Small-subunit ribosomal RNA, 5' domain from an uncultured bacterium, 499 nucleotides, folded computationally. The full RNA is in RNAcentral, with records from ENA and SILVA. The prediction has a mean pLDDT of 83. Its Rfam family is "Bacterial small subunit ribosomal RNA". Rfam links the family to the GO terms structural constituent of ribosome and ribosome.
[in-house]
Context: one part of a larger RNA
RNA sequence: CAAACGCUGGCGGCGUGCCUAAUACAUGCAAGUCGAACGAGGAAAGCUUUCGGGUGAGUACUAGUGGCGCACGGGUGAGGAAUAUAUGGGUAAUCUGCCCUCGAGUUGGGGAUAACCAGUCGAAAGAUUGGCUAAUACCGAAUAAGACCACGAUUUCUACGGAUUUUGAGGUUAAAGGUUUUUCGCUUGAGGAUGAGCCCAUACGGGAUUAGCUAGUUGGUGAGGUAAUGGCUCACCAAGGCAACGAUCCCUAACUGGUCUUAGAGGAUGAUCAGUCACACUGGAACUGAGACACGGUCCAGACUCCUACGGGAGGCAGCAGUAGGGAAUAUUGCACAAUGGGGGAAACCCUGAUGCAGCGACGCCGCGUGAGUGAUGAAGGCCUUCGGGUCGUAAAGCUCUGUCGUAUGGGACUAACACAAUGAAGGUACCAUGCAAGAAAGGAUCGGCUAACUUCGUGCCAGCAGCCGCGGUAAGACGAGGGAUCCUAGCGUUGUUC
Numbered sequence: 001c002a003a004a005c006g007c008u009g010g011c012g013g014c015g016u017g018c019c020u021a022a023u024a025c026a027u028g029c030a031a032g033u034c035g036a037a038c039g040a041g042g043a044a045a046g047c048u049u050u051c052g053g054g055u056g057a058g059u060a061c062u063a064g065u066g067g068c069g070c071a072c073g074g075g076u077g078a079g080g081a082a083u084a085u086a087u088g089g090g091u092a093a094u095c096u097g098c099c100c101u102c103g104a105g106u107u108g109g110g111g112a113u114a115a116c117c118a119g120u121c122g123a124a125a126g127a128u129u130g131g132c133u134a135a136u137a138c139c140g141a142a143u144a145a146g147a148c149c150a151c152g153a154u155u156u157c158u159a160c161g162g163a164u165u166u167u168g169a170g171g172u173u174a175a176a177g178g179u180u181u182u183u184c185g186c187u188u189g190a191g192g193a194u195g196a197g198c199c200c201a202u203a204c205g206g207g208a209u210u211a212g213c214u215a216g217u218u219g220g221u222g223a224g225g226u227a228a229u230g231g232c233u234c235a236c237c238a239a240g241g242c243a244a245c246g247a248u249c250c251c252u253a254a255c256u257g258g259u260c261u262u263a264g265a266g267g268a269u270g271a272u273c274a275g276u277c278a279c280a281c282u283g284g285a286a287c288u289g290a291g292a293c294a295c296g297g298u299c300c301a302g303a304c305u306c307c308u309a310c311g312g313g314a315g316g317c318a319g320c321a322g323u324a325g326g327g328a329a330u331a332u333u334g335c336a337c338a339a340u341g342g343g344g345g346a347a348a349c350c351c352u353g354a355u356g357c358a359g360c361g362a363c364g365c366c367g368c369g370u371g372a373g374u375g376a377u378g379a380a381g382g383c384c385u386u387c388g389g390g391u392c393g394u395a396a397a398g399c400u401c402u403g404u405c406g407u408a409u410g411g412g413a414c415u416a417a418c419a420c421a422a423u424g425a426a427g428g429u430a431c432c433a434u435g436c437a438a439g440a441a442a443g444g445a446u447c448g449g450c451u452a453a454c455u456u457c458g459u460g461c462c463a464g465c466a467g468c469c470g471c472g473g474u475a476a477g478a479c480g481a482g483g484g485a486u487c488c489u490a491g492c493g494u495u496g497u498u499c
Stems, first nucleotide, its partner, number of pairs: 001496001003495005010368006016361002018326001023324003027321003032068003037065002040062002046055003075279003085203007094196002099192008107141001109139002116131006147172003151168003156163002177184002205251003212242003217239008254276004258269004281302005304315004332358001334357003340354001341352004371401004381392004406436006415426001443488005448469003454483005464471002
């Protein structure tokens, strides 16, 4: 130290947990919401009844059209040595839904289509014909500003490319309504905020047993394309551009804040947390949209798996759990939206494996305990012995206490905000009180030197030890066992890795 293994193991708090196969995945859940945009459909309990019904109620609810969201949040690190990242600049070359501030407007029409009804085809997935209908869906018209387009005059700044102020006349472009009646929307313009795009500089691995590389290549003119600059793309023209300050090629690798180590300088590293990037079975492509070339969207191709009536279809856990496999090795198919935050909604509310919590693992750090005082006939027993004794050792027993922890009973939260009220997954948890009770809680490694800690027996170059030096061949402080000792302690050792 994101560790693993061996022996051992009482409790709590806070963290942390597939480093390997970006291998394949059964099952459930992880993105919906709005009936106050729209047509259509449409209950029940209850109350009441003349038992037919009425009311509740065209309420709750919602398949479809429509709006917003699905580009966030969550995962992973395959690719990528620079279109990445970090730091500092530029954008006079740009966009920005929802949100905030300010100004102006919201007039009047039209044609469809799903749902629905009636059919047809198909095993299914689904497809299709005819007819009806609505809208904040779609399409004309009116109005037209400091918006946009081209032109004339003009102010200021300038990096001399241009940007900008004022003004004139001309052209183009808009809207949608809902509702509980006071709000929510819609269109257009200016500014802000937020988010993003693009450009520049510097820094950011290894290899020269890789020395030359490059034709859209380098530059120009013009055009196309983009929100926007640009060979981004194309036509033509020129022949350039990079490189020993390492081009090109090969190998390796997400980057950073940080983390570990260290007196520092350095070295190593990039789990968790935070910022950025890339990816979503493999490869390619666009559509929609403010934003994607889109993890739980579409299309094409491929591999794989599944269904099939063999004609054809369905799928994508690198979301949360979980399974198989791989591996020395890494957890529950848990609870709740109570809090924080997000999406939708006027709201009530709904959704949320984000998140908050719980479960498992001494995996890590921290804290606590396994008792305290007294007790010498230095008991018994073990071991050693020079047989006198020494040592385990106040250690034990005994006596007197305490109650951390444990257990039982009773009480019982903070986290919950908003005028009041209501609202707690965790949880009858933490915590408090009382009763009981020393009762249920110690091991691991080492003892030749380095290196703290020594003796006896067994073995006899055997069995074995070992990080290095080295021990063992009959008196082994080094092997094995006993006694004793040393170190650390709910851990202790070993292995691996880094300084």